[in-house]
RNA sequence: GGCGUCAAAGGCAAACCCGGCGAAAGCCGGGGACGCAAAGCCACGGGUCUGCUGCGCGCUGCGCAACAUGACAGCCGGGCUGCCGAGC
Numbered sequence: 001g002g003c004g005u006c007a008a009a010g011g012c013a014a015a016c017c018c019g020g021c022g023a024a025a026g027c028c029g030g031g032g033a034c035g036c037a038a039a040g041c042c043a044c045g046g047g048u049c050u051g052c053u054g055c056g057c058g059c060u061g062c063g064c065a066a067c068a069u070g071a072c073a074g075c076c077g078g079g080c081u082g083c084c085g086a087g088c
Base pairs, nucleotide, nucleotide: 002088003085004084011036012035016031017030018029019028020027021026034074040080041079042078044077045076046075047072048071049070050068051067053065054064055063056062057061
């Protein structure tokens, strides 16, 4: 350095519930644990979601394209940082 254990010390916290924020996606705080060795950080590439505009269609809607100091880092990739050490 790779790697990641029925190890140790610790960490985070899905769904759901309560309170708050937001038009929404969603976010924050508390409770709660499905999970996580980067589930720490960054929207850079892809993706998903929301909103809006335009176009199309077999039009309660769906598809495509553009846009947003939009959202998601617990979707994948990439970048930055980082605790521990059973075995190899």